[in-house]
The RNA shown here (c-di-GMP-I riboswitch aptamer) has 80 nucleotides and comes from Paenibacillus typhae. NCBI's taxonomy places the organism under Bacteria, Bacillota, Bacilli, Caryophanales, Paenibacillus. The sequence is in RNAcentral, with records from ENA.
RNA sequence: AAACGACAAAGGCAAACCUACUCGAAAGAUAGGGACGCAAAGCUAUAGGGCCUCUACCAAGUGGCAGCCUGGCUACCGAA
Numbered sequence: 001a002a003a004c005g006a007c008a009a010a011g012g013c014a015a016a017c018c019u020a021c022u023c024g025a026a027a028g029a030u031a032g033g034g035a036c037g038c039a040a041a042g043c044u045a046u047a048g049g050g051c052c053u054c055u056a057c058c059a060a061g062u063g064g065c066a067g068c069c070u071g072g073c074u075a076c077c078g079a080a
Stems, first nucleotide, its partner, number of pairs: 004078002012038002017033004022029002036067001042073003047070003050065003054061002
């Protein structure tokens, strides 16, 4: 350094749900609360697959999901 991931240490993120003179066609996002969990639950949707939404209805288009999977990039610690 890489791989790996502990009954280690310091920390981090934040599911469902609730709230909002918030944004949006919706899915969903944002902010606050809240923790089911997570060793990448950091980033990437112009890497691929899949799923959700709306318009449509042989098919296709709009928007979304990274906490669905596989990739790519970056990253704390140092036991086995």